[in-house]
């Protein structure tokens, strides 16, 4: 340094539910809360899923407008060090 990832250490993030605000919706911000996470950090680039529009009308197609990075891959940056 690479792979790897522990009942290790120190830190970090925060699902669902609930409250509140935004949005037509998917969903998002804040609060509360911890299901989990070594990337649960960042980026919608590829795939995927979801919402809405359009076209079909048996399951689908389109990519027209969006959402999801805690679905997978990729890129960027990055903590620790037992086996």
């Nucleotide at each position: 340094c690479u792979c790897c990832g522990a009942c290790a250490a120190g830190a970090g993030c925060a699902a669902a539910a609930c409250c509140u605000g935004g949005g037509a919706a998917a969903c998002c911000g804040g609060g509360c809360g911890a299901c989990g996470c070594a990337g649960a950090a960042u980026u919608a680039c590829g795939g995927g899923u979801c919402u809405g529009g359009g076209g079909a009308u048996a399951g689908c197609c389109u990519c027209c407008a969006g959402a999801c990075a805690g679905c997978c891959g990729a890129a960027u940056c990055g903590c620790c060090g037992a086996a």

A computed fold for an 83-nucleotide RNA from a Geobacteraceae bacterium, annotated as c-di-GMP-I riboswitch aptamer. Taxonomically the source falls in Geobacteraceae (Bacteria, Pseudomonadati, Thermodesulfobacteriota, Desulfuromonadia). Model confidence (mean pLDDT): 84 of 100. Its Rfam family is "c-di-GMP-I riboswitch aptamer". The family has 155 seed sequences and 5,092 matches in Rfam 15.1.